About this RNA:
Predicted 3D model of an 84-nucleotide RNA (c-di-GMP-I riboswitch aptamer) from a soil metagenome. Its Rfam family is "c-di-GMP-I riboswitch aptamer". Rfam links the family to the GO term cyclic-di-GMP binding. Its mean pLDDT, the model's own confidence on a scale to 100, is 86. RNAcentral holds the sequence, with entries from MGnify.
RNA sequence: AAAGGCAAAACCAGAGCAAUCUGGUGACGCAAAGCCACGGGUCCGCCGUCGUCAUGAACGAAGGCGGACAGCCGGGUUGCCGAA
Numbered sequence: 001a002a003a004g005g006c007a008a009a010a011c012c013a014g015a016g017c018a019a020u021c022u023g024g025u026g027a028c029g030c031a032a033a034g035c036c037a038c039g040g041g042u043c044c045g046c047c048g049u050c051g052u053c054a055u056g057a058a059c060g061a062a063g064g065c066g067g068a069c070a071g072c073c074g075g076g077u078u079g080c081c082g083a084a
Base pairs, nucleotide, nucleotide: 005030006029010025011024012023013022014021015020028071034077035076036075038074039073040072041069042068043067044066045065046064047063049061050060051059052058053056
C1' cells in the first nucleotide's frame, strides 16, 4: 500500500430532571475514534453561602456533594493487518 475496523453532525425510536446514553439511518472525521475518569478541562443536577438589581422559586460567583464527556488535552493499559 491493500484488506479489515470505528463512526461526527443531522434525523427517527427509546432511557434520563439534565449533561448525556442506547438502537437504527447516516459519514464529518479517526492508526488506537479499543478500554480506564488517575491529573487538568468542559458540561449537568442538587445543596447551602456570597454578590447584583430587575426583587424573581431571578441572574452571577466561588465552594461542597453527586453525575456526564475517553471524538478536549495529558497519563495508564491492551492490541489487528502489514506490500514495496